A computed fold for a 110-nucleotide RNA from Colwellia sp., annotated as c-di-GMP-I riboswitch aptamer. The source organism's lineage runs through Bacteria, Pseudomonadati, Pseudomonadota, Alteromonadales and Colwellia. The prediction has a mean pLDDT of 80. Of the family's consensus pairs, 94% are formed in the model.
RNA sequence: ACAAAGAAAAGGCAAAAUACGCGAAAACGUAUUACGCAAAACCACCGGCCUACGGGAUUUUAUAAUAUUAUUUAUAGUAUUAUAAGGUCUACGGCAGCGGAGUCACCUCG
Repeated sequence: ACAAAGAAAAGGCAAAAUACGCGAAAACGUAUUACGCAAAACCACCGGCCUACGGGAUUUUAUAAUAUUAUUUAUAGUAUUAUAAGGUCUACGGCAGCGGAGUCACCUCG
């Protein structure tokens, strides 16, 4: 330097849950803990997945204004506009413990 393997030793990482912090959310951080992991180390480049603050288009509902029609003149219908809420699309937010590419690496063995 390359390859293999997980039998041993030394050590390493830490799912879910709970608490606190952080965030619009997804997620993330710390502590407890141990589902698992031989790259469960690093990296969002490709595919995939999660979320949707903001943004887009459209639609539904509610309210208000305006116009108009009808009649009982203050109600109803229709149209337009505005606002709010819901549905829908979207990453500029995430996931490396989903797969691939890239980078680096411990022990043993060849």